[in-house]
């Protein structure tokens, strides 16, 4: 220099054909226990990686830029 992936809560991650932003683990509170832990309820936590376009609607579909990954040279 060239091509493919991937970027979504505090980690790992999903998210189907464009319409309602999720799950497990942590945190947090509350039951339960003498305590602790395990169990059982709950509530909190998001610029969907930045930008700009398509559309009535964009996490999804296009364009570019960043950062990680892998190939090829």
């Nucleotide at each position: 220099g060239g091509a493919a992936g991937a970027u979504u809560a505090g980690c790992u991650c999903a998210g189907c054909u464009g319409g309602g932003a999720g799950a497990g683990c942590g945190c947090c509170c509350g039951c339960u226990u003498g305590a602790c832990g395990u169990g059982c309820g709950g509530a909190a936590g998001g610029u969907c990686a930045c930008a700009g376009g398509u559309u009535c609607g964009a996490g999804u579909c296009c364009c570019g830029u960043a950062u990680c990954u892998u190939c090829c040279a």

Description
Model confidence (mean pLDDT): 83 of 100. A computed fold for a 73-nucleotide RNA from a Lachnospiraceae bacterium, annotated as transfer RNA. It matches the Rfam family "tRNA". Rfam classes the family as a transfer RNA. About the family: Transfer RNA (tRNA) molecules are approximately 80 nucleotides in length. Their secondary structure includes four short double-helical elements and three loops (D, anti-codon, and T loops). Further hydrogen bonds mediate the characteristic L-shaped molecular structure. tRNAs have two regions of fundamental functional importance: the anti-codon, which is responsible for specific mRNA codon recognition, and the 3' end, to which the tRNAs corresponding amino acid is attached (by aminoacyl-tRNA synthetases). tRNAs cope with the degeneracy of the genetic code in two manners: having more than one tRNA (with a specific anti-codon) for a particular amino acid; and 'wobble' base-pairing, i.e. permitting non-standard base-pairing at the 3rd anti-codon position.